[in-house]
Predicted 3D model of a 74-nucleotide RNA (transfer RNA). The coordinates come from a structure-prediction model, not an experiment, and the mean pLDDT is 81. RNAcentral records the identical sequence in 2 taxa. Its Rfam family is "tRNA". By type it is a transfer RNA. Rfam describes the family as follows. Transfer RNA (tRNA) molecules are approximately 80 nucleotides in length.

């Protein structure tokens, strides 16, 4: 090099079938509860969905390229 699959907050992952408001668990921040810690119970912050481009009114999701994990073959 081939050939499959995977890349989405700070971690693990849905969302892609059939293009339309980017969520869910835990973490982290504040605040109630509490004598105080956990636990529980509210709220917030953090994502330009691997990069570039292309199609579309409109892309996380379609198409091309490339980069990176992983896994199989000689």
């Nucleotide at each position: 090099a081939g050939c499959a699959u995977c890349g989405u907050g700070g971690a693990g992952c849905a969302g892609u079938u059939c293009g339309g408001u980017a969520g869910c668990u835990c973490g982290c921040u504040g605040g109630g509860c509490u004598c105080a810690u956990a636990a529980c119970c509210c709220a917030g912050a953090g994502g330009u969905c691997g990069u570039c481009g292309g199609u579309u009114c409109a892309a996380a999701u379609c198409c091309g390229a490339c980069c990176g994990g992983u896994g199989c073959c000689a």